[in-house]
RNA sequence: CUCGUUUGUUAGGGGUGCUCCGGUAUUCGGGGCUGAGAUUAUACCCUUUAACUUGAACUGGGUAAUACCAGCGUAAGGAAACAUGAGCAGUCCGCA
Numbered sequence: 001c002u003c004g005u006u007u008g009u010u011a012g013g014g015g016u017g018c019u020c021c022g023g024u025a026u027u028c029g030g031g032g033c034u035g036a037g038a039u040u041a042u043a044c045c046c047u048u049u050a051a052c053u054u055g056a057a058c059u060g061g062g063u064a065a066u067a068c069c070a071g072c073g074u075a076a077g078g079a080a081a082c083a084u085g086a087g088c089a090g091u092c093c094g095c096a
Stems, first nucleotide, its partner, number of pairs: 001087003007083004011047004016041001017033006052077003058071004
C1' cells in the first nucleotide's frame, strides 16, 4: 500500500411452525416431527462469499401434519465498523 478470506469486540438484522394429550372462562402445561434455532431464549443464525422476507392459501414430491424436501432462484428486497489476519513493495540488520 492492497484485500476484507481467519478470528474477535462492539453495534445491528432475522425467524419462532405443524401435530397430539391434559387442564381450562381467558391465561397454561407436557409429548412427537423437521431444523442452528420452534420456551422471545442473557439463546441461535446472519451482517453483502447474505440470516431472513416477498412471490405464496404457488408448483411437484412426500408426511400423522407442516412455510418437511425440491423448484421458483444467476429473481426482487435485505443489517457494518474497528482490530486481528493475509498478500505485495521498500528500508535496516545478519548470513552467504